[in-house]
RNA sequence: AGAGUAAAUUGAAUAGCCGCUGAUAUGGAAGAAAUGAAAUAUGAGAGGAAAGUCCGGGCUCCACAGAGCAAUGAUACUUGAUAACGUCAAGCGGGGGUGACCCUAGGGAAAGUGCAACAGAAAAUAACCGCCAUGUAAUGGUAAGGAUGAAAAGGUGAGGUAAGAGCUUACCGGAAAGAUAGUGAUAUCUUUUGUUCGUGUAAACCCUAUCUGGAGCAACACCUUGUGUAUUAGAAACAUAAUGACUGCUCGUCAGUUUCUAUUAGCACAUGCGUGGCUUGAAAUAUGUAGUGAUACAUGUUCUAGAUAAAUGGCUAUUCGCGACAGAACCCGGCUUAUAGAUUUACUCUUUUA
RNA sequence: GCGCCUGUAGCUCAGCAGGAUAGAGCGUUCGCCUCCUAAGCGAAAGGCCGCGCGUUCGAAUCGCGCCAGGCGCGCCA
Numbered sequence: 001a002g003a004g005u006a007a008a009u010u011g012a013a014u015a016g017c018c019g020c021u022g023a024u025a026u027g028g029a030a031g032a033a034a035u036g037a038a039a040u041a042u043g044a045g046a047g048g049a050a051a052g053u054c055c056g057g058g059c060u061c062c063a064c065a066g067a068g069c070a071a072u073g074a075u076a077c078u079u080g081a082u083a084a085c086g087u088c089a090a091g092c093g094g095g096g097g098u099g100a101c102c103c104u105a106g107g108g109a110a111a112g113u114g115c116a117a118c119a120g121a122a123a124a125u126a127a128c129c130g131c132c133a134u135g136u137a138a139u140g141g142u143a144a145g146g147a148u149g150a151a152a153a154g155g156u157g158a159g160g161u162a163a164g165a166g167c168u169u170a171c172c173g174g175a176a177a178g179a180u181a182g183u184g185a186u187a188u189c190u191u192u193u194g195u196u197c198g199u200g201u202a203a204a205c206c207c208u209a210u211c212u213g214g215a216g217c218a219a220c221a222c223c224u225u226g227u228g229u230a231u232u233a234g235a236a237a238c239a240u241a242a243u244g245a246c247u248g249c250u251c252g253u254c255a256g257u258u259u260c261u262a263u264u265a266g267c268a269c270a271u272g273c274g275u276g277g278c279u280u281g282a283a284a285u286a287u288g289u290a291g292u293g294a295u296a297c298a299u300g301u302u303c304u305a306g307a308u309a310a311a312u313g314g315c316u317a318u319u320c321g322c323g324a325c326a327g328a329a330c331c332c333g334g335c336u337u338a339u340a341g342a343u344u345u346a347c348u349c350u351u352u353u354a
Numbered sequence: 355g356c357g358c359c360u361g362u363a364g365c366u367c368a369g370c371a372g373g374a375u376a377g378a379g380c381g382u383u384c385g386c387c388u389c390c391u392a393a394g395c396g397a398a399a400g401g402c403c404g405c406g407c408g409u410u411c412g413a414a415u416c417g418c419g420c421c422a423g424g425c426g427c428g429c430c431a
Base pairs, nucleotide, nucleotide: 001350002349003348004347005346006345007344008343009342010341012319013318014317015316016315017314018313020045021044023042024041025040026039030035047325051336052335054334055333056332057331058330059216060215061214062213066251067250068249069248073211074210075209076208077091078090079089080088081087092106093104094103095102096101107207108206112205113204114201115200116199128146129145130142131141132140133139134138154172155171156170157169158168159167173197174193175192176191177190178189179188180187181186220276221275222274223272225270226269227268228267229266232262233261234260235259236258237257238256243255244254245253246252283302284301285300286299287298288297289296290295320323355427356426357425358424359423360422361421364380365379366378367377373411382398383397384396385395386394404420405419406418407417408416
């Protein structure tokens, strides 16, 4: 200098003016009321993905989340991290790259069933041709060789045989056991194994192990008004037949029926510039400590949108490379997808020069 | 917010427990028939099976991730 790998940051800047949405303080219009308008001042106001809604949780209600069976769904090497996860980190095995490094749905095919088109004798109870034997139009032995295919019954050499063959043996590969190293996946070494060392497919059914109750902020709680109806709550007893809910089935629970007590509220429908839930949280950030790391702990600092037809915009001036993907809607942790350009760090290969 | 479905030729649809040339009807084009047109008869063209990655010997079909379109359900005193 060229080519490349990994990770991280940023996501036009500055000033002025006008507007929009919350908050706080003052204020008090309006309304039957809950509620609180205008105006003034102060300070704040979209993202790395706010997106897809693909996972996991918080929160709320259903019986605080029941028992058994079945079904559905999810996950699948190891150890750890975490509130949890199908996420993340570090490793192991396999694959790719000269390398930095990258990819990996990676349990079981010897429990069982299915499938493997065409070709081929045969696609898993292998004999078509070939080879060999005999009692020769036949029968038996044989997986060396041929041919087909994506795939053909472990591979190569030697011995052996009628011809052949793990039939025997050496090496390689496979499986099992033991030792050593490691928390472990696993690695290395040793021994054993050829009467089965018995194709592939489980992102085919399935088996094994683990996990899984349902619904979702339109959850849910509360307030004010109108119309209709007459109930609602608690306790005790009875029933658990039917129907409904939890829940697919069985049980179980609740709603059920009667009596007593208490109460004027409840229920259904309509309707509201209604209120809360709503943003202080597994929070952000700086430093230190522990750890290879994900992350955890300690201390300090900070408060950082909360709308409801839905705010975050417009104009002017200057500068540049003329600005990509894109807009919160209960909240977090991830994943996935979209993303112009700019910047930084660490590293690799090739060539040249010193 | 939750649940579900669809995407194959210009249009409407088959095929989807994997098997190779992906079919059908209508339409289009060409030819025949007719004086001409329609109808009829014969032939042809037209598809990356929405997109990408994977599993497999092999993918329209199976898995995952996206894109586009459509359907259903649910609130309030």
Overview
Predicted 3D model of RNase P RNA and transfer RNA as a complex of 431 nucleotides. The prediction has a mean pLDDT of 75. Rfam match: Bacterial RNase P class A. The family's RNA type in Rfam is ribozyme.